The RNA shown here (transfer RNA) has 71 nucleotides and comes from Candidatus Hodgkinia cicadicola.
Its mean pLDDT, the model's own confidence on a scale to 100, is 82.
The sequence is in RNAcentral, with records from ENA.
It matches the Rfam family "tRNA". From the family's description: Transfer RNA (tRNA) molecules are approximately 80 nucleotides in length. Rfam classes the family as a transfer RNA.
RNA sequence: GCGGGCAUACUUUAAUGGUAAAACAGCAGCCUUCCAAGUUGCGAAUGCGGGUUCGAAUCCCGCUGCUCGCU
Numbered sequence: 001g002c003g004g005g006c007a008u009a010c011u012u013u014a015a016u017g018g019u020a021a022a023a024c025a026g027c028a029g030c031c032u033u034c035c036a037a038g039u040u041g042c043g044a045a046u047g048c049g050g051g052u053u054c055g056a057a058u059c060c061c062g063c064u065g066c067u068c069g070c071u
Base pairs, nucleotide, nucleotide: 001070002069003068004067005066006065007064011023012022013021018054026042027041028040029039030038047063048062049061050060051059
C1' cells in the first nucleotide's frame, strides 16, 4: 500500500426492517449468628457522520478503532 471480517451494558453474547433480550459483574432488599451460597428487585448499551425506508442495531456509503490475510 491492497483486500476481508468485526464494533450492542464493566465484561461475554442474542435480536428474520416493527417494544433492544439475557448471563456475569455492580447496587439494594430478604435469608443467615457472620461469611459464602440462595432468592427478589434496580440502574446501565446499539463506535461516529450521512443515505434508503412509514419505520434501521439490522440494508447502503464514508470515517475511526480492533483483527486476519497478501505485498